[in-house]
Context: one part of a larger RNA
RNA sequence: UGACGGGGGCCCGCACAAGCGGUGGAGCAUGUGGUUUAAUUCGAGGCAACGCGAAGAACCUUACCGGCUCUUGACAUCCUGAUCGCGCCCUGCAGAGAUGCUAGGCUUCAGUUCGGCUGGAUCAGUGACAGAUGCUGCAUGGCUGUCGUCAGCUCGUGUCGUGAGAUGUUGGGUUAAGUCCCGCAACGAGCGCAACCCCUCGCCUUUAGUUACCAGCAUUCAGUUGGGUACUCUAGAGGGACUGCCAGUGAUAAGCUGGAGGAAGGUGGGGACGACGUCAAGUCAUCAUGGCUCUUACGGGCCGGGCUACACACGUGCUACAAUGGCGGUGACAAUGGGCAGCCACCUCGCGAGGGGGAGCUAAUCCUAAAAAGCCGUCUCAGUUCGGAUUGGAGUCUGCAACUCGACUCCAUGAAGUCGGAAUCGCUAGUAAUCGUGGGUCAGCAUACCACGGUGAAUACGUUCCCGGGCCUUGUACA
Numbered sequence: 001u002g003a004c005g006g007g008g009g010c011c012c013g014c015a016c017a018a019g020c021g022g023u024g025g026a027g028c029a030u031g032u033g034g035u036u037u038a039a040u041u042c043g044a045g046g047c048a049a050c051g052c053g054a055a056g057a058a059c060c061u062u063a064c065c066g067g068c069u070c071u072u073g074a075c076a077u078c079c080u081g082a083u084c085g086c087g088c089c090c091u092g093c094a095g096a097g098a099u100g101c102u103a104g105g106c107u108u109c110a111g112u113u114c115g116g117c118u119g120g121a122u123c124a125g126u127g128a129c130a131g132a133u134g135c136u137g138c139a140u141g142g143c144u145g146u147c148g149u150c151a152g153c154u155c156g157u158g159u160c161g162u163g164a165g166a167u168g169u170u171g172g173g174u175u176a177a178g179u180c181c182c183g184c185a186a187c188g189a190g191c192g193c194a195a196c197c198c199c200u201c202g203c204c205u206u207u208a209g210u211u212a213c214c215a216g217c218a219u220u221c222a223g224u225u226g227g228g229u230a231c232u233c234u235a236g237a238g239g240g241a242c243u244g245c246c247a248g249u250g251a252u253a254a255g256c257u258g259g260a261g262g263a264a265g266g267u268g269g270g271g272a273c274g275a276c277g278u279c280a281a282g283u284c285a286u287c288a289u290g291g292c293u294c295u296u297a298c299g300g301g302c303c304g305g306g307c308u309a310c311a312c313a314c315g316u317g318c319u320a321c322a323a324u325g326g327c328g329g330u331g332a333c334a335a336u337g338g339g340c341a342g343c344c345a346c347c348u349c350g351c352g353a354g355g356g357g358g359a360g361c362u363a364a365u366c367c368u369a370a371a372a373a374g375c376c377g378u379c380u381c382a383g384u385u386c387g388g389a390u391u392g393g394a395g396u397c398u399g400c401a402a403c404u405c406g407a408c409u410c411c412a413u414g415a416a417g418u419c420g421g422a423a424u425c426g427c428u429a430g431u432a433a434u435c436g437u438g439g440g441u442c443a444g445c446a447u448a449c450c451a452c453g454g455u456g457a458a459u460a461c462g463u464u465c466c467c468g469g470g471c472c473u474u475g476u477a478c479a
Stems, first nucleotide, its partner, number of pairs: 001479002003476003007473007015463002019427005026319008034310002042053002064305007073129001077128002079125006087106003092101003109119003131294002134292003140288002142283003145279001147277001152191006158167003171182003197271004203238001205236002212229001217226002242265001245259005321420001325379006337368003342361002346357004386417001391412007433455007
């Protein structure tokens, strides 16, 4: 000087408390451990691994296993030789396929000094080499997590100290903040904080009309059409909030408390943005890369299997245990998005998943599209008209192909479960809870992820305690 203390002081955070809803019990989904296996590929491991890499394992992916098969190789450059072609289409046979053998068809590579000269392409050969998701994240780059959006981390000059170092950065107030004010052997500065950026909230103006409008006209009554751009919306430019004003308080300061006006008030609400560093944190399997290793194999191709196993244990979720509900009926009301190998209106067949026709739309125009919780009726507390697992049968769709191993539909079946021990998690407002909707990945497959809107709470006395953190101070057998 740091670090640590079941030392002290001050302060903060859904940290506790006050509340609301969960997990832990059940069934299923998913990840992990374990076990099993020919293989169940690999990585991730307290917080900060475990619906994580994976924004989607039937084949492919795929790295694993079994078998078959190739050896200058699936891919790159160089050398030598051959051919002007190459290449494309295609027949038959063998084979699980890779591949091997084979019958044909189409087809004038370009430039040129006309020298097969140069370039290009392909094939063959040979070796230099290729190749490796093989090892080392404790050799590395890059990227990322974490403490933590915590308020800190430093430097120059000066001064003090023999020196390591100190001072500044401490103190009195204040703030979300090393934020600002005052004081002070310090005076300044940098990286952070804040602001500048994006979305949202109110207003003005401009533009547009395939969006909206009986606002005022006309109409076949559907913004459909004529007509209009007032309003809504769309998307550009502005202005708006700054403790600016008032009162109180405070050291007359910084500020704090209350009020006015205002759509919005004291950082208005969200996002992006992550200081010096810590964890030899994570990643050699995104990629790149040093070293090591393999080279007829630890490389390449193919078929089949596996990653989907199942006495069990844990994490994260979904659905429930019901009446704030189930079922039936009912043209109530959104927003974000997506669409041509696509979205699919409408008609028709089917109980249905879906099938057959078929218009529009490269989209503020057409489609997806039904929003659901809501409202009305019924059931009357029961393992039920709750719950839907499991199983049998019959089907639909995608796709070469649903056996291992897809999703969905219909009929039947109708398990556990009556609110969950110890323990433990999230959340302070348009939040929690609850309700549906869209998107990415994607042929098909979503209870996951990312986004969107609808309905919409309770509680916070307070900081003694638990956890994490910041500043000052004190002790130290620690560095």

A computed fold for a 479-nucleotide part of an RNA from a metagenome, annotated as small-subunit ribosomal RNA, 3' major domain.